[in-house]
RNA sequence: GAUAGAGGCGCGUUUAUAAAAUAGUAAAUAUAUGGAGCUGUUGGAAAGCUAUGAUAUAUAUUGAAAGGUUAUUUACGCCGAAGGAUAUUUUAAUCCAAAUAAAAUAUUGCUGGGCAAACGUAUAAGAUAUGUUUGACUGUCACUAAGUUAAUUAGUGUUGAGCUACC
Numbered sequence: 001g002a003u004a005g006a007g008g009c010g011c012g013u014u015u016a017u018a019a020a021a022u023a024g025u026a027a028a029u030a031u032a033u034g035g036a037g038c039u040g041u042u043g044g045a046a047a048g049c050u051a052u053g054a055u056a057u058a059u060a061u062u063g064a065a066a067g068g069u070u071a072u073u074u075a076c077g078c079c080g081a082a083g084g085a086u087a088u089u090u091u092a093a094u095c096c097a098a099a100u101a102a103a104a105u106a107u108u109g110c111u112g113g114g115c116a117a118a119c120g121u122a123u124a125a126g127a128u129a130u131g132u133u134u135g136a137c138u139g140u141c142a143c144u145a146a147g148u149u150a151a152u153u154a155g156u157g158u159u160g161a162g163c164u165a166c167c
Base pairs, nucleotide, nucleotide: 001167003165004164005163008079010078011077012076013075016072017071018070019069027062028061029060030059031058032057033056037049038048039047041098042097043096044095045094082111083110084108085107086106087105088104089103090102091101092100112138113137115135116134117133118132119131120130121129122128139159141157142156143155144154145153146152
């Protein structure tokens, strides 16, 4: 240097079904109040709506959806699997800019792995994702001690650019 492997609630994408939540919300209709503005988070432009009553408020009736999540399940690729951070581009409402979300590309050796808790961000959200810190568990290697000079056990420390096998 090449090849093949290991860690386990293992990683990523994906199919289907169901459930919770979104939500008695948005929206529609009717009545009443009110009296000039209103049109997806903000600003601007365009084009529209509006005194035959806008935004808004209250009552009544009807009453969703998308994305996301969980459980089971299908298929595929795998063990820097993958994720994060930064930058750029594209998409999403008529257009522009910013913000937000998703995707793609590039850089980055930031993170061994899953879990839990606290604080923060996103979000409707006690879900979920993610950042930092902490905790025990677990994998790898090293050292020390015990041990049938074995398997292994205990303790300490490191962590993937690693470890094991083989050429």